[in-house]
The RNA shown here (c-di-GMP-I-GGC riboswitch aptamer) has 87 nucleotides and comes from a Chloroflexota bacterium. Its mean pLDDT, the model's own confidence on a scale to 100, is 79. It was read from a public genome assembly, where an Rfam model found it. Lineage of the source: Bacteria > Bacillati > Chloroflexota. It matches the Rfam family "c-di-GMP-I-GGC riboswitch aptamer". A reference for the family is Weinberg et al. (2017), "Bioinformatic analysis of riboswitch structures uncovers variant classes with altered ligand specificity", Proc Natl Acad Sci U S A.
RNA sequence: UCCGACCAGGGCAAACCCGCCGCGAGGCGGGGACGCAAAGCCAGGGAUCUCCAGCCCACGCGAACGGAGACCGCCCGGUUGCCGGAC
Numbered sequence: 001u002c003c004g005a006c007c008a009g010g011g012c013a014a015a016c017c018c019g020c021c022g023c024g025a026g027g028c029g030g031g032g033a034c035g036c037a038a039a040g041c042c043a044g045g046g047a048u049c050u051c052c053a054g055c056c057c058a059c060g061c062g063a064a065c066g067g068a069g070a071c072c073g074c075c076c077g078g079u080u081g082c083c084g085g086a087c
Base pairs, nucleotide, nucleotide: 001086002085003084004083011036012035016031017030018029019028020027021026034073040079041078042077044076045075046074048070049069050068051067052066054061055060
């Protein structure tokens, strides 16, 4: 540097259920394991998702190319790192 067939100690925890928080996406805790070698950390880029409606006498216009958020177990990027193998 690359790789994860094999070894060791282990680690994390999807769906679902319960409690709490949030308008919501979702978050936290407990149970639970589908999976994961970065499923450790960072919302920097993209994707996805959520919330936000006013203007006008009226007709009508206005919603996403805006704002505020969520998600890193969607992809990319940054950063740190266990064991083993190859060079």